């Protein structure tokens, strides 16, 4: 001087389901994450993820196989298609280049 992980700041992106019952409630199941609040709809917070090295999500999808009481659970689809980012006192580290020894 360049390359970068992690950190940290500030911006943004997302999804909030299912199943059972005596059902404005209660139980229950998977998850990081199934919340609160309000509307005829849209939304508006909290907390969790995730941000191009992009499987956080979405479409395909009311698909396919499998489990299971039961499922949108698990696996395929998926070397498919989309999908929101710049900084910075810094940090582990790498590489060039000069300079002493």
């Nucleotide at each position: 001087a360049c390359c970068g992980u992690c950190a940290c700041c500030u911006c943004g992106g997302g999804g909030u389901g299912c199943c059972c019952g005596g059902a404005u409630c209660g139980g229950g199941c998977u998850g990081a994450g199934a919340u609160g609040c309000a509307u005829g709809a849209c939304g508006c917070g909290a907390a969790c993820c995730c941000g191009u090295u992009g499987a956080a999500c979405c479409u395909g999808a009311a698909c396919c196989g499998g489990c299971u009481a039961g499922a949108a659970c698990c696996g395929g689809c998926g070397g498919a298609g989309g999908g929101a980012a710049g900084g910075u006192c810094g940090u582990g580290g790498g590489u060039c280049a000069u300079a002493c020894u």
TPP riboswitch aptamer (THI element) from Roseisalinus antarcticus, 101 nucleotides, folded computationally. Model confidence (mean pLDDT): 75 of 100. Taxonomically the source falls in Roseisalinus (Bacteria, Pseudomonadati, Pseudomonadota, Roseobacteraceae). Rfam family: TPP riboswitch aptamer (THI element). Rfam's curators write: Vitamin B(1) in its active form thiamin pyrophosphate (TPP) is an essential coenzyme that is synthesised by coupling of pyrimidine and thiazole moieties in bacteria.